[in-house]
RNA sequence: GAUUUCCUUCGGGGCGGGGUGCAAUUCCCCACCGGCGGUGAUACGAAGCGCUCUAGCGCGCUUUGUUCAGUCCGUGACCCGUUCUGCAGCUUCUUGUAAGCCGCAGGCGGUGGACUUGGUGAAAUUCCGAGACCGACAGUAUAGUCUGGAUGGGAGAAGGAAAAC
Repeated sequence: GAUUUCCUUCGGGGCGGGGUGCAAUUCCCCACCGGCGGUGAUACGAAGCGCUCUAGCGCGCUUUGUUCAGUCCGUGACCCGUUCUGCAGCUUCUUGUAAGCCGCAGGCGGUGGACUUGGUGAAAUUCCGAGACCGACAGUAUAGUCUGGAUGGGAGAAGGAAAAC
């Protein structure tokens, strides 16, 4: 240093103003927000080399650190399926390593939302400008922003331990 196993901690933001109405943070007008990993030409810094120069500033190249996408590539929560695994319960009679039903957890699978345009450039759905668009389920006057499942789960991140290489 990478791999495997285990442990600990961390791990989602946002309705402010106005209108209508008996009633809306749910409708309408304006507002506000953007999980995790990857990619990435952005930005800032460091080192080395070169150019210019009296020198410095500056410019270029290489290496490197941090950083850069809600809409790209994956992925998580929610929901659905399961003939797989485990556990619990129920029914039946031929009482069994039985058949059937139902539930929970895990694994596996599925579903799941959204970007154009101008500029620069060798190269950008990532940079800069502009204008768009999207956002599980349940509740409730129709919800990305309220309440609830959830003091849950979680992609993953950081740190630590052990093993063998």